[in-house]
RNA sequence: UCCCGCAUAGCUCAAUUGGCAGAGCAUUCGACUGUUAAUCGAAGGGUUGUUGGUUCAAGUCCAACUGCGGGAG
Numbered sequence: 001u002c003c004c005g006c007a008u009a010g011c012u013c014a015a016u017u018g019g020c021a022g023a024g025c026a027u028u029c030g031a032c033u034g035u036u037a038a039u040c041g042a043a044g045g046g047u048u049g050u051u052g053g054u055u056c057a058a059g060u061c062c063a064a065c066u067g068c069g070g071g072a073g
Stems, first nucleotide, its partner, number of pairs: 001072007010025004019056001027043005049065005
């Protein structure tokens, strides 16, 4: 320098190929108990890396950039 992949909640990852952003763990509160743990229930938490484009509608498609990983020279 060129090519490919990834980027979504504090962490690990989904989102059925464009149609209401979710789960587990963690956190907080509650139930259970003599207490803790375990178990059960609930709640909070997201400009979907950034900036544009396409579309009635974008996490999903397109372009550039940033970061990380892999490959070629």

Transfer RNA from Brachybacterium sp. FME24, 73 nucleotides, folded computationally. It matches the Rfam family "tRNA". It was read from a public genome assembly.